This is a predicted structure of a 121-nucleotide RNA (Guanidine-I riboswitch aptamer) from Fulvimarina manganoxydans.

[in-house]
RNA sequence: GUGCGGUGCGUCUAGGGUUCCGGCUCGUCUUCAUCCUUCAAGGUGGGACGGGUGGCUGGUCCGAGAGACGCACUCCCCGCCGGCCGGCGGGGAGACACGGCGGGCCAAAAUCCCGGGAGAA
Numbered sequence: 001g002u003g004c005g006g007u008g009c010g011u012c013u014a015g016g017g018u019u020c021c022g023g024c025u026c027g028u029c030u031u032c033a034u035c036c037u038u039c040a041a042g043g044u045g046g047g048a049c050g051g052g053u054g055g056c057u058g059g060u061c062c063g064a065g066a067g068a069c070g071c072a073c074u075c076c077c078c079g080c081c082g083g084c085c086g087g088c089g090g091g092g093a094g095a096c097a098c099g100g101c102g103g104g105c106c107a108a109a110a111u112c113c114c115g116g117g118a119g120a121a
Stems, first nucleotide, its partner, number of pairs: 007072006015062002020059002022056001023053008032045004073094009096116001098119001102114003
């Protein structure tokens, strides 16, 4: 310097935003309730609909290579079965890991994807 390998999935968490639910707020409507009243008008509450809001704790949702757990998988060793490929059981290993800008997905954002990238050591 080059090549191969450093595994996959599930559940969750850090984290994330705002499609939906809810919250807050503004408005419209209301043959509902209530206050006031001669009546009317009006106010308040409830209900329905619409706009805004994630610097709204939340529910739904997304979610880690460098986070957790589990299952699988790969490799090595031992034993047994077997003509070979291989199968079963047991044990062990799967280390380490600082990281932009920018772009992409979904409603949107993100430790998601580009990406164990560029770069650094």